RNA sequence: CGACCCUUUGCGGGAGAGUGCGCUUGGCGCCGGACGGGAAAACCGCCCGCGCAAGUCGCCGCCGAAGGAGCAACCGCCCUGGAAACUCUCAGGCCAACGGGACCGCAAAGGCGAU
Numbered sequence: 001c002g003a004c005c006c007u008u009u010g011c012g013g014g015a016g017a018g019u020g021c022g023c024u025u026g027g028c029g030c031c032g033g034a035c036g037g038g039a040a041a042a043c044c045g046c047c048c049g050c051g052c053a054a055g056u057c058g059c060c061g062c063c064g065a066a067g068g069a070g071c072a073a074c075c076g077c078c079c080u081g082g083a084a085a086c087u088c089u090c091a092g093g094c095c096a097a098c099g100g101g102a103c104c105g106c107a108a109a110g111g112c113g114a115u
């Protein structure tokens, strides 16, 4: 001088699986229905119905690439050792969006330090 590698940060890419059923809601919508007030078909209140949305709710199904756990090729030899994108699904997730996201790429800072 400074490769490879490691850590952190920033940027970019980044999959899968039910718009499931029920329940609840003081939420939203409906020129829906009934009742009351009202001169009124306006308007207001309230109840029901339907749809939508939401949920630390219940049930079933499903996914695996945060994390976690298990086994293993293999690595080691102190040992109930280390070890996956495999397996499990505790956690997490399952319209879209948001968010998360192993891993990949680029850049910067730091570390190690070959040549």
Stems, first nucleotide, its partner, number of pairs: 005111009018060001020059003023055003027052004032048002035045003061094003067090001068088003074082002

Predicted 3D model of a 115-nucleotide RNA (Glycine riboswitch aptamer) from an Alphaproteobacteria bacterium.
The source organism's lineage runs through Bacteria, Pseudomonadati, Pseudomonadota and Alphaproteobacteria.
The prediction has a mean pLDDT of 77.
Rfam family: Glycine riboswitch aptamer. Rfam links the family to the GO term glycine biosynthetic process.